[in-house]
Context: one part of a larger RNA
């Protein structure tokens, strides 16, 4: 000098930050990932109105194509948490990939033809305590699936060109083989068909398939760099290399069969201990040392261990399966759970907050959009935990009052300090006014342009208007009253700024070092006085 601090005494206000460093300990409760009806089929109820009625009830309209559920798509691999493991290509930095992948988005090109069979929801009702599951029957799709077509794509065989690290790979070209698709919304009648109008027609927007380019994201490989112990000296059998095969998006002992006997190590292998790494942070004149909270990048993990499925992407925190420990439920047959998400509880600990408000902003997911979801985030609450700012009054006032302390008894000091007088109004209190953060999206109107048969519809641009604030009646501004509500803590032997009296008598005690105390203690305890900091001051811990 610093701190994610704690403890003691004290405590007025505001702004901005920060807040389980310990048990990766156990968790009650609520919330933290949904969305799309413009992909699809189906579809309530309460309530209310009307009609009928044998007064038990029945039917119809609205509610409403709403709710809730189902199939399907996208998302759920992001965002958020933690640092257990990891001494490693985990991280940092610089390269390589002629050994690779990439959903959504952008660019360009070529398509979107023709068939089929199911299944959930639903109906039915049997078994089960429950969780959940089985059977019969019906139905749809952008769900599943057969065939066609293939500019390009993939595989294989051949020829040529220019490169080459001589391993290859790029381009051009020829023959053979292989793989696609899905529709939906709005509008219209120009063409075709039926003809008020509608469609399988036209058109707008969007989706979809196969390729291409890019962007962003990732996988893999390599050089170098960053802890301790030699009281750890030898380690290794898929081990090191080769051939072939399998596997992967991809290289590779990654895996397997065979062959060879290699590979690493005193420039520290192997083993053990410790540890997430970095940008940074603290300190220091620097070199360096220490550290890795908050914020940002990367990695790893998600009760413990293992495994795969789905998918563009996971070996998946709020998915699945198996095993284990633990905790609930059970009709004993069985079944459920995982806060290292946000709050919150128990426990541990010197020690660390509210079971708050809102999606108004920023960002994310889905959707054509309206919008829905979002404990990310924005805010509020608690805590002097930190930094910064402000206040606790200002001027005047000498009979130097009273009182305290002290005294050489003259005085000295607290001390202009107080009282008194004159003012001011920060903060707090109270009464009024009162924001910025909001502009978009969207809608309406007008206008321009694209598309079109079209002045429909629609898409894009511009302009006007309208709508939206959790914080919050907050910040801020104005008025009112009133010195009123707001100062402590440590120290005073030396280092080190600051001295006397009393008590005590090697006792009680102090102490960072030296040391002080045994009858005149500036060092213990109290008082007066002083010094230093100040809403803080000291102590302890840790680092330089």
């Nucleotide at each position: 000098a610093a701190c994610g601090a704690a403890c003691g005494c004290u405590g007025g206000c505001g702004g901005c930050g920060u807040g389980c460093c310990u048990a990766a300990u156990c968790c009650a409760u609520g919330c933290a990932a949904g969305u799309c009806g413009a992909g699809c089929g189906a579809g309530a109820a309460a309530g209310u109105c009307c009609c009928c009625u044998u007064c038990g009830g029945g039917g119809g309209g609205c509610g409403a194509g709403u709710a809730g559920a189902g199939c399907g798509g996208c998302g759920a691999a992001c965002g958020g948490g933690u640092g257990a493991g990891u001494a490693a290509c985990a991280c940092g930095u610089g390269g390589g990939u002629a050994a690779c992948c990439u959903g959504c988005c952008c660019u360009c090109g070529a398509g979107u033809c023709u068939g089929g069979g199911a299944u959930a929801a639903c109906c039915c009702g049997g078994g089960g305590a429950a969780a959940g599951g089985a059977a019969u029957g019906c139905u749809a799709a952008u769900a599943c699936u057969g065939g066609a077509u293939a500019a390009g794509c993939c595989c294989c065989c051949g020829a040529g060109a220019a490169c080459u690290u001589c391993g290859g790979a790029u381009c051009u070209u020829g023959a053979g083989g292989g793989a696609a698709a899905a529709g939906g919304u709005g509008g219209c009648c120009u063409c075709u068909c039926c003809u008020u109008g509608g469609a399988a027609g036209c058109u707008u927007c969007u989706g979809u398939u196969c390729g291409u380019u890019g962007a962003g994201g990732g996988g893999c490989c390599c050089g170098c760099g960053g802890c301790c112990c030699a009281u750890u000296a030898g380690c290794u059998u898929g081990u090191u290399g080769g051939u072939g095969a399998g596997g992967u998006a991809a290289c590779g002992g990654c895996u397997c069969a065979c062959c060879a006997a290699g590979g690493c190590a005193a420039a520290g292998a192997u083993g053990g201990g410790u540890a997430g790494c970095u940008g940074g942070u603290c300190u220091g004149a620097g070199a360096g040392g220490a550290u890795g909270a908050u914020c940002a990048g990367c990695c790893a993990c998600a009760c413990u261990g293992g495994a795969a499925c789905u998918g563009a992407g996971a070996u998946a925190c709020g998915g699945u399966c198996c095993a284990g420990a633990c905790u609930g439920c059970u009709a004993c047959g069985g079944g459920a759970g995982g806060c290292a998400g946000c709050a919150g509880u128990g426990g541990g600990g010197a020690a660390u907050u509210u079971u708050g408000c809102g999606c108004a902003a920023u960002g994310g997911g889905c959707g054509a959009a309206a919008g829905c979801c979002u404990g990310a985030c924005g805010c509020a609450g608690c805590a002097a935990c930190g930094c910064c700012g402000c206040g606790u009054g200002a001027g005047u006032g000498a009979u130097g009052a009273a009182g305290g302390u002290u005294u050489u008894c003259g005085g000295a000091u607290c001390g202009u300090a107080a009282a008194g007088c004159u003012c001011u109004g920060u903060c707090g209190g109270u009464g009024g006014g009162g924001a910025a953060g909001a502009a978009a999206c969207u809608a309406c109107u007008a206008u321009c342009g694209g598309a079109u048969a079209a002045u429909a519809c629609u898409c894009g641009g511009u302009a006007c208007u309208a709508c939206u604030g959790a914080c919050g009646g907050u910040a801020c501004c104005c008025g009112c009253a009133a010195a009123g509500g707001a100062a402590g803590c440590a120290c005073c032997g030396u280092c080190u700024a600051a001295c006397u009296c009393c008590g005590u008598g090697c006792c009680a005690g102090c102490a960072g070092c030296c040391g002080c105390g045994g009858u005149a203690a500036u060092a213990c305890g109290g008082a007066g006085g002083g010094u230093g900091c100040a809403a803080g001051c000291g102590u302890u811990g840790u680092u330089c």

Description: Predicted 3D model of a 544-nucleotide part of an RNA (small-subunit ribosomal RNA, 5' domain) from an uncultured prokaryote. The full RNA is in RNAcentral, with records from ENA.